[in-house]
Context: one part of a larger RNA
């Protein structure tokens, strides 16, 4: 991990509810208990009791009424609907109640101190070395001691270091030689030493040089039985088909937020039925988008100008003055969710008629599930006009939906799968190869591999439009001359001479023309150029603006790319324009089921039921509700198989949508029992539960 086998909605209740079936019916119905019998079964008997038939009131009480009240013209609750018993089946309650699964809790139950704490009884160990406490001798010294010396002596939780007892680092081992170990190192070693026996303390109890440490390899309360199937708003699991319908992740509350209830949205049954939806039509109410400044409020520039600030003037009082603030008024332009002189479109309410449309609508009652939602568009709130963020609203997905397209991808984009077909047309989206289909046509644009990611800003990039100059009286651009006096303009400055810097700048003169000078130069000049001028040449040429498509701006960590080869008048990009391909859409054939409508057949309790044929329309689907069958084991009635071979076990053929079914055939194993058809009962369907047992 495999395969065999076990493995989960039961059972009990004279609790409660609804549906079906039967029975009797204003009634229903018997329990213990007897009695009979063909005896684990059935008949009879038995009316206690319970439930119906009246009810209101808290209760005397009254009653098709009553209760409130002094009293109803009220107002509550009743009256004018039939039940009971008993069988099934849905759901609930009480029981463990679908099934495994705690950490724990508690016992006036029991084992445990062979391990380890600590204490008690007795016993045993500690090779060797060093160091020399007191006290003692002796000798010196004292008036005598204290004193000082030399021996002796041999204390010490004293010292080194084996055994013995521990674990400091630190390599190894970490499915280990080993569930704590092995090397190397290291501590204690006459002690608060180790250690043998033998004993005491028990579980909220013990020991504890104290770490919640130890109490038999896991102790914040041992082990082991017992309460006990503890409880688990938590996980996981929960076995056959086949049809019909189809949510929900919202709202209120909740010691509540991953639970629950009750609405809401699904289902089923029974009942209502021109009552739902849309569309067009008519009528409403509204203060959003938008707009505007008439309110409130925020802000800018001007004008006017009260009032105030500087100056000045003044003994005061005045009063000048002002390139200072600056109200209120007038202009001009603005801003506002919580502003409004205004105001849409949607939407939304009511209504008459039409039109569409229908698992539409209303009511009553039995079953539910949802209560973590999530993307995408639009309107917004919080955030950073951030987030695959949040948090509302409308709405369409996906959940719970498959199938084409985007390379791949719940959620874009096409479409909405009852089966079957080697048929056929089209959706997004493609037609140069992967790769089904144009190397299609017509105009044009792009040269960047732009196409195949991006801004703010940059640029004689190229295509098209518009507009203002110059131009055979010769432009533009080259290229030859020329560009000059007054003058070194004044000031300035050590210099300032066309070109530091300041003033003036229509200076005047010669002039085709030449600025008090447009940049390079110099210490200041010089010098080189422009501007304007003519010549050569010769036909356009030079500028602002819209706009197409491209440039640059452009940097990410393992080799790179538009899904890839690869493309360049395209296989890029715009625009027309004909073909074709392309999906589980759509059309054809065929088939099934569900609804419906009609025909007709059988039954029928006359409500309606079964099943045939047409015709139309439906058939995605979790959670879930309904509804129909298929298998397995017993049982019971009926008819049958069988040593001329039961079951089971192996192949093959057939038949049913399917669970499965058959065997008319057969064949083979088996070696003794088993179908069918009606019905009743269930230990009734395995692939999962780190399921349990067993093999492999």
């Nucleotide at each position: 991990u495999c395969c065999g086998g076990c493995g989960a909605g039961u059972u009990g209740c004279u609790c409660c509810u609804c549906g079906c079936g039967u029975g009797c019916g204003a009634g229903g119905u018997u329990a213990a208990g007897g009695c009979c019998u063909u005896c684990a079964g059935g008949g009879c008997c038995g009316g206690a009791g319970c439930c119906g038939a009246a009810g209101c009131g808290a209760a005397a009480g009254c009653g098709a009424g009553u209760c409130u009240g002094a009293a109803a013209c009220g107002g509550g609750c009743g009256u004018a609907g039939a039940g009971u018993a008993c069988g099934c089946g849905g759901g609930g309650g009480c029981a463990g109640a679908c099934c495994c699964g705690a950490a724990a809790c508690c016992g006036a139950g029991g084992c445990g101190a062979u391990c380890u704490a600590u204490c008690c009884a007795u016993g045993g160990c500690c090779a060797g070395g060093g160091u020399g406490a007191a006290g003692c001798c002796g000798g010196g010294g004292u008036a005598a001691a204290g004193c000082c010396u030399g021996g002796u002596g041999g204390a010490g939780g004293c010292c080194c270091g084996a055994a013995c007892c521990g674990u400091u680092g630190u390599g190894g081992g970490u499915u280990g030689a080993a569930a704590a170990c092995c090397g190397c190192u290291c501590g204690g070693a006459u002690g608060a030493g180790c250690u043998g026996u033998g004993g005491a303390u028990a579980g909220g109890g013990g020991u504890g040089a104290a770490a919640g440490g130890c109490c038999a390899a896991a102790c914040a309360a041992g082990c082991u039985c017992g309460g006990a199937g503890a409880u688990a708003g938590c996980u996981g699991g929960u076995u056959c088909u086949c049809c019909c319908c189809g949510a929900a992740a919202u709202a209120u509350a909740u010691u509540u937020u991953g639970g629950u209830a009750u609405a809401g949205c699904c289902u089923c049954a029974g009942g209502g039925c021109g009552u739902g939806u849309c569309u067009u039509c008519g009528g409403g109410a509204g203060g959003u988008a938008g707009a505007g400044c008439a309110c409130u409020g925020c802000a800018u520039g001007g004008g006017u100008u009260a009032g105030g600030g500087g100056c000045c003037u003044u003994a005061c009082c005045c009063g000048g003055u002002u390139a200072c603030c600056g109200a209120c008024c007038c202009c001009a332009a603005g801003c506002a969710a919580a502003c409004u002189c205004c105001g849409a479109a949607u939407g939304c309410c009511c209504g008459c008629a039409a039109g569409a449309u229908g698992g539409a609508c209303c009511c009553u009652g039995g079953g539910a599930g949802u209560c973590a939602g999530u993307g995408g568009a639009c309107g917004g709130g919080c955030g950073a006009u951030a987030a695959u963020g949040u948090c509302c609203g409308u709405u369409c997905g996906c959940g719970a939906g498959a199938g084409g397209g985007a390379a791949a991808g719940a959620a874009c984009c096409c479409a909405g799968a009852c089966c079957g077909u080697c048929a056929g047309c089209u959706a997004a989206g493609g037609u140069c190869c992967c790769c089904a289909a144009g190397u299609a046509u017509g105009g044009g644009c792009u040269a960047a591999g732009u196409g195949c990611g991006a801004a703010a800003g940059g640029a004689u990039g190229u295509g098209g439009g518009u507009u203002c100059g110059c131009a055979g009286a010769g432009a533009c651009a080259a290229c030859u001359a020329g560009g000059a006096g007054g003058u070194u303009g004044g000031c300035u400055u050590a210099g300032a001479a066309g070109c530091a810097g300041c003033c003036a700048u229509g200076c005047c003169u010669u002039u085709a023309a030449a600025g008090a000078g447009u940049g390079c130069g110099u210490a200041a000049u010089a010098g080189c150029u422009c501007a304007c001028u003519a010549g050569u040449c010769a036909a356009g040429u030079g500028g602002a603006u819209c706009u197409g498509c491209g440039c640059c701006g452009a940097a990410a960590a393992u080799g790179g790319u538009c899904g890839g080869g690869a493309c360049u008048c395209a296989a890029g990009c715009c625009c027309a324009u004909c073909g074709c391909c392309g999906a589980a859409g759509c059309u054809a054939c065929g088939g099934a089921u569900g609804g419906u409508a009609g025909a007709g057949a059988c039954c029928u309790u006359u409500g309606g039921g079964u099943g045939u044929c047409u015709g139309c329309c439906a058939u995605g689907g979790u959670a879930g509700g309904g509804g129909a069958g298929c298998a397995u084991u017993g049982c019971c009635u009926g008819g049958g198989c069988u040593g001329u071979g039961a079951a089971g076990c192996g192949g093959a053929c057939c038949c049913g949508c399917g669970a499965g079914g058959g065997c008319g055939u057969u064949c083979g194993u088996g070696g003794a029992g088993c179908g069918c058809a009606g019905g009743c009962a269930a230990g009734g369907g395995a692939g999962g539960a780190u399921g349990c047992c067993g093999g492999a």